[in-house]
RNA sequence: GUCCGCGUGGUCCAAUGGAAAGGAUGGCUGCCUGCGAAGAAGCCGGUGGGGGUUCGACUCCCCCCGCGGACA
Numbered sequence: 001g002u003c004c005g006c007g008u009g010g011u012c013c014a015a016u017g018g019a020a021a022g023g024a025u026g027g028c029u030g031c032c033u034g035c036g037a038a039g040a041a042g043c044c045g046g047u048g049g050g051g052g053u054u055c056g057a058c059u060c061c062c063c064c065c066g067c068g069g070a071c072a
Stems, first nucleotide, its partner, number of pairs: 001071007010025004018055001026044004031039001048064005
């Protein structure tokens, strides 16, 4: 340099182009307990950036950024 794949809360994963983007873990709060742990409850926190297509985009298209791989 060319090609392929990936990028979603702090971390790990979901999500036919269509309902308020869901779960685990984590953090916080009180409950529980003699105190903790465990448990159960509530809350917090996310689509890499910019355009485009569409009634509607995490999803499709283009450019950029980052990561991984193949080839040179």
The prediction has a mean pLDDT of 81. The RNA shown here (transfer RNA) has 72 nucleotides and comes from a Candidatus Poseidoniales archaeon. Its Rfam family is "tRNA". Rfam classes the family as a transfer RNA. The same sequence occurs in records of 3 taxa. NCBI's taxonomy places the organism under Archaea, Methanobacteriati, Thermoplasmatota, Candidatus Poseidoniia, Candidatus Poseidoniales.